Transfer RNA from a Candidatus Melainabacteria bacterium, 74 nucleotides, folded computationally. Rfam family: tRNA. By type it is a transfer RNA. From the family's description: Transfer RNA (tRNA) molecules are approximately 80 nucleotides in length. The prediction has a mean pLDDT of 82. The organism belongs to Candidatus Melainabacteria, within Bacteria. The sequence is in RNAcentral, with records from ENA.
[in-house]
RNA sequence: GCGCCCGUAGCUUAGUUGAAUAGAGCAUCAGCGUCCGAUGCUGAAGGUCAUGGGUUUGAAUCCCAUCGGGCGUA
Repeated sequence: GCGCCCGUAGCUUAGUUGAAUAGAGCAUCAGCGUCCGAUGCUGAAGGUCAUGGGUUUGAAUCCCAUCGGGCGUA
């Protein structure tokens, strides 16, 4: 250089068949509880779905480019 795969919350990830308020676990914070904690239960906050553009009534999802990571290849 070329080909393939991946990028969604602090971390691990579901959703990729175009339409539901983008969801879960861990972590964090608050409450209950406890002598104080742990376990447990309840709740909350946290996402410009890598970036930009396009298609569409409608895009995390389809198309193009770019950036980052991985694998293969002379």